This is a predicted structure of a 122-nucleotide RNA (FMN riboswitch aptamer (RFN element)) from a sheep gut metagenome.
The RNAcentral record of the sequence draws on MGnify.
Its mean pLDDT, the model's own confidence on a scale to 100, is 78.
[in-house]
């Protein structure tokens, strides 16, 4: 420079009124790490592989501003197995999800967003 780069409300209940509340039920960006699986020409390489570890990005809040930017803030995981050696692998149980909007409290509905952007790929 190009293109790509986020997933989920289905049943039921109270009620005027909830895809917002309850019961069940669904969803998991991006790099790293990883004893697991798979591929090959058996060299070692490639692929897949963690929401809750380490980083990021997203988002919020504050400056600043012509753009670039700078400062803050910022969610959650235990138990048991195996075993040198696992928060990452196996089993069980829990846990988290920005802002704004709404006839009624949103991870899932409608806006910012035909937007940005970690990053991949060529």
């Nucleotide at each position: 420079u190009u293109u790509c780069a986020g997933g989920g409300c289905g049943g039921g209940g109270c009620g005027a009124g909830a895809u917002u509340c309850c019961c069940c039920a669904c969803u998991g960006g991006c790099g790293g790490u990883g004893a697991u699986g798979g591929g090959c020409g058996u060299g070692g390489c490639c692929c897949a592989c963690a929401g809750u570890c380490c980083g990021c990005g997203a988002g919020c809040c504050g400056c600043a501003g012509g753009c670039g930017g700078c400062g803050g803030c910022c969610g959650a995981u235990c138990u048991g197995g195996u075993g040198a050696g696992a928060u990452u692998c196996c089993a069980g149980a829990a846990c988290c999800a920005a802002c704004g909007g709404u006839u009624a409290c949103a991870g899932u509905c409608c806006g910012g967003a035909u937007g940005g952007a970690a990053g991949a790929a060529a």